Record summary: Predicted 3D model of an 85-nucleotide RNA (c-di-GMP-I-GGC riboswitch aptamer) from a Thermoleophilaceae bacterium. Rfam family: c-di-GMP-I-GGC riboswitch aptamer. Its family is annotated with cyclic-di-GMP binding in the Gene Ontology. It was read from a public genome assembly, where an Rfam model found it. Lineage of the source: Bacteria > Bacillati > Actinomycetota > Thermoleophilales > Thermoleophilaceae. Of the family's consensus pairs, 95% are formed in the model.
[in-house]
RNA sequence: AUCGAGAAAGGCAAACCCGUCGCAAGGCGGGGACGCAAAGUCACGGGGCCUCAACCAGUCGCAGAGGCCGGCCGGGCUACCGAAA
Numbered sequence: 001a002u003c004g005a006g007a008a009a010g011g012c013a014a015a016c017c018c019g020u021c022g023c024a025a026g027g028c029g030g031g032g033a034c035g036c037a038a039a040g041u042c043a044c045g046g047g048g049c050c051u052c053a054a055c056c057a058g059u060c061g062c063a064g065a066g067g068c069c070g071g072c073c074g075g076g077c078u079a080c081c082g083a084a085a
Stems, first nucleotide, its partner, number of pairs: 002085001003082002011036002016031006034071001040077003044074003047069006055061001
């Protein structure tokens, strides 16, 4: 360095509830723990979600623009501990 324990010290916080911001997806704060060895961080790639408006007789659908999701996957950067390998 890789790696990840019936280890140690800890850490984060799903759903849900309350408050708040936002048209919304969703974010923030408090409570709360489903889980997480990067569930720290970054929208670079894929994917998902929301909004707008265009096409269309209408619906579906397709394309466009803007936004959101890091606890969907990949990737970049950083990081505690040291059993086994």